[in-house]
RNA sequence: AUGAUUGUACGGGGAGAGCACGUAUAGACGUCACCGAAGGAGCAAAUAGCAAAAUGUUAUGAAUCUCUCAGGUAAAAGGACUCGUACAAGACG
Numbered sequence: 001a002u003g004a005u006u007g008u009a010c011g012g013g014g015a016g017a018g019c020a021c022g023u024a025u026a027g028a029c030g031u032c033a034c035c036g037a038a039g040g041a042g043c044a045a046a047u048a049g050c051a052a053a054a055u056g057u058u059a060u061g062a063a064u065c066u067c068u069c070a071g072g073u074a075a076a077a078g079g080a081c082u083c084g085u086a087c088a089a090g091a092c093g
Base pairs, nucleotide, nucleotide: 005089006088007087008086009085010084011083012082013081018032020031021030022029023028033073034072035071039069040067041066042065046060047059048058049057050056
């Protein structure tokens, strides 16, 4: 400071998939099926190390991709992400 960007609070928007079956007062327990957008886990290019001609091996390595541990599958709640306001910090110039 006509403030990149980050954090916190409040407000708006915000998808998918079972109101499944059995017990049961129940959002609990069990079984089967399903979903990805809390959280968690996996890795491509690339980079670095070791090895030295096998394109070897080890490490780092993003996502709304993949997995489905967790979570979820009427409404409510939650919800990645996004918009606005307020406050705090603040790069480049």
Molecule: Glycine riboswitch aptamer